[in-house]
Context: one part of a larger RNA
Molecule: small-subunit ribosomal RNA, 5' domain
Organism: uncultured bacterium
């Protein structure tokens, strides 16, 4: 000089964009952070209104409503979103490989959805318990649960053939066997069938189901090389190293197991220790390099400590389950309940680091045919000169120069066109009027065209209209109004270094980066004039370069 997630002193008008627990991966009072589907199912209330009966206590019916709240049942909850404890590792960056894999939802293509069954929560009811909850007996439903057919493709094991091969194998084709599948739901409709009002066992159309292939996307495993310090760490290793056979996986493997050999690694740094999430990127720097790794974006690990599995495409699961353990909290002492490194917030540590705000309007994400619900993800307001930028705190004239203040050779210099006065302006700030963009969908109506279809019913595509939706916020912006009116500090002045005089002090009291000042004329230490640099900031401390 440049930087900073900065802190501290002195001061501080605005706006706009960032940005904000570095420390105690400390311990959390509270609310909120993941629900959604009634077009998958069975069920189903209650205040309240109204009528009606009434012995004035009430009873009964309607609507409230097939709504609330539960229940099965499907999807999602593995995404978002926090944190950097662990981890020197294929974690991570980067180049492959996987003839060793899997992929819910979506896309396309093929093929199919047949006939049956017993249960079971909700509810009714009963026992235990102080909770938390736990167990009986009855009753019912399904796109839940389960038996059988079918099986074009897969899948399995096995014969012949062909191609490549790293000689282990792979891949293809073709042959006969054997092996698993499925669910309805809405809407519409009379062309065949049946009674013939119009319905449905039919017919259609969307959505859903099943098997499969191909994709897309998301992962999983493998390897080459790059990835911190210590040799005052030199040996290190028994599933260790390799082989078979087993056995687990989606999947290759000591991934585990049994036998068998006895090997693997290591001065090109193994072991072991310290120390830390990698990285794109960030400051510096003229590169070379050197420091970091906050915010943004990629991975990864973690979720009170430590283990373990379940469900599931997918987890060994922050806001799930179990076991052990500290802690806190209820208890009738028999037992129980919790986990903010989610968004507010509290204590606490600390030099420090913010609202228990507001909305889903946008933008995603769940679910759901759709309206729509849910969302502290985001989008916004709030505080903070904490950064980075802008802008203002007024302009023009105005004395050979007003008062006052300092100097002073007492003449007179300087503050200094500075002020005052006159004349103008109107940025911010302040009244008052108007007043936005983001808003395009989806959705419903109506019209046109096309497409399924028996169909001039539906439904679905795409096309125009017309309705509807704003948290920010009466906020940006715009016009007016008045009015110089509210808006200037803060370090420095011996040299390095731009800026000098005078008083007080008198080796004191103090400065101070370094050199080094002060012991009676201090340009270095206090003040006071004046000056010089920055400038809503301007200095000290820390770190980096």
């Nucleotide at each position: 000089g440049a930087a900073c997630g900065a802190a501290c002193g002195c001061u501080g008008g605005c706006g706009g964009c960032g940005u904000a627990c570095c420390u105690a991966a400390c311990a959390c009072a509270u609310g909120c952070a993941a629900g959604u589907c009634g077009a998958g199912c069975g069920a189903g209330a209650a205040a309240g209104u109204c009528c009606g009966c009434c012995u004035c206590g009430g009873c009964g019916g309607a609507c409230g409503a097939g709504u609330a709240a539960a229940g099965c049942g499907g999807c999602g909850a593995a995404c978002g979103g926090g944190u950097g404890a662990g981890u020197a590792a294929c974690a991570c960056g980067u180049a492959g490989g996987u003839a060793a894999c899997c992929u819910u939802c979506c896309u396309a293509u093929g093929a199919g959805a047949c006939u049956g069954g017993g249960a079971u929560a909700a509810c009714c009811u009963g026992u235990c318990g102080a909770a938390a909850g736990a167990c009986g007996g009855g009753c019912u439903a399904a796109u839940a649960c389960u038996a059988g057919a079918u099986a074009a493709g897969a899948c399995c094991a096995c014969a012949g053939a062909a191609u490549c091969u790293u000689c282990g194998g792979a891949u293809u084709u073709c042959g006969a066997g054997g092996u698993a599948a499925a669910a309805g739901a809405u809407g519409g409709c009379c062309u065949c069938u049946a009674c013939u009002u119009g319905u449905a066992a039919g017919c259609u159309a969307u959505c859903a189901c099943u098997c499969a292939u191909a994709g897309a996307u998301g992962g999983g495993c493998c390897u080459g090389c790059g990835c911190a310090c210590c040799a005052u760490u030199a040996g290190c290793u028994a599933g260790u190293u390799g082989g078979u056979g087993a056995g687990g996986u989606a999947a290759a493997g000591g991934c585990u197991u049994a036998c068998c050999a006895a090997g693997g690694c290591u001065a090109c740094g193994a072991u072991g220790g310290u120390u830390a999430g990698c990285u794109g990127a960030u400051c510096u720097g003229a590169g070379a390099g050197g420091a970091u790794g906050a915010u943004c974006a990629g991975c990864c690990a973690c979720a009170c400590u430590g283990g373990a599995a379940c469900u599931g495409a997918a987890a060994u699961a922050c806001g799930g389950u179990c076991c052990a353990g500290a802690c806190u909290c209820c208890u009738a002492c028999g037992g129980g309940a919790g986990g903010c490194a989610g968004c507010a917030g509290u204590g606490g540590g600390g030099a420090a680091u913010a609202u228990u705000g507001c909305g889903c309007a946008a933008u995603g994400g769940g679910c759901g045919a759709a309206a729509g619900c849910c969302u502290g993800a985001c989008g916004c307001a709030g505080c903070a000169a904490c950064g980075c930028c802008g802008c203002g705190u007024g302009g023009g004239u105005g004395a050979a120069g007003a008062a006052g203040g300092c100097c002073u050779u007492c003449g007179g210099g300087u503050c200094g066109u500075a002020a005052a006065a006159c004349c103008c302006u109107g940025u911010c700030g302040g009244a008052a009027g108007g007043g936005a963009a983001g808003a395009a969908a989806c959705a419903u109506u109506u019209u046109a065209g096309g497409u399924c279809u028996a169909a001039u019913a539906g439904g679905c595509c795409u096309a125009a209209a017309a309705u509807u939706u704003g948290a920010c916020g009466g906020u940006a912006c715009c016009u007016u109004c008045a009015a110089a009116g509210g808006a200037a500090g803060c370090a420095c002045c011996g040299g390095c270094u731009a800026a000098c005089c005078a008083c007080g002090u008198g080796c004191c009291a103090g400065c101070a980066g370094c050199c080094g000042c002060g012991g009676u004329a201090a340009u270095a230490c206090g003040u006071g004039g004046g000056g010089u640099g920055c400038a809503a900031g301007c200095g000290u401390u820390g770190u980096u370069c």